[in-house]
RNA sequence: ACAUGAAAAAGCCAAACUUCUCGUGAGAGAAGGACGGAAAGCUUUGGAUCUUCCAAGGAAGACUGCCAGGCUGCCAAA
Numbered sequence: 001a002c003a004u005g006a007a008a009a010a011g012c013c014a015a016a017c018u019u020c021u022c023g024u025g026a027g028a029g030a031a032g033g034a035c036g037g038a039a040a041g042c043u044u045u046g047g048a049u050c051u052u053c054c055a056a057g058g059a060a061g062a063c064u065g066c067c068a069g070g071c072u073g074c075c076a077a078a
Stems, first nucleotide, its partner, number of pairs: 004076002012037002017032006035065001041071003045068003049062005
C1' cells in the first nucleotide's frame, strides 16, 4: 500500500414504534426509542422501487438503512 473484519478499546449513526410539525402523496424535520450498521459518512451519477400530474408517452418528485458507481474515513489479528 492492497485485501480482509477475528478479538478488544474509544467514539459514531439510529430501523420499527410513539408524539408534534410540514407535504395532495411517496416521504421529510424535531424529540423519545434501539432493530441493526465498518462506511447505516457524503453524493440520485446509473438501475430498481414508490408517489403525484397527465389522454398517451412522458413530466415533476421521494428513497443512499435496495443494488452498483464516484469522493472521503476510525480501529486491528492472521

This is a predicted structure of a 78-nucleotide RNA (c-di-GMP-I riboswitch aptamer) from Sulfurovum sp. Lineage of the source: Bacteria > Campylobacterota > Campylobacterales > Sulfurovaceae > Sulfurovum. It was read from a public genome assembly, where an Rfam model found it. Its mean pLDDT, the model's own confidence on a scale to 100, is 83. The model forms 95% of the base pairs in the Rfam consensus.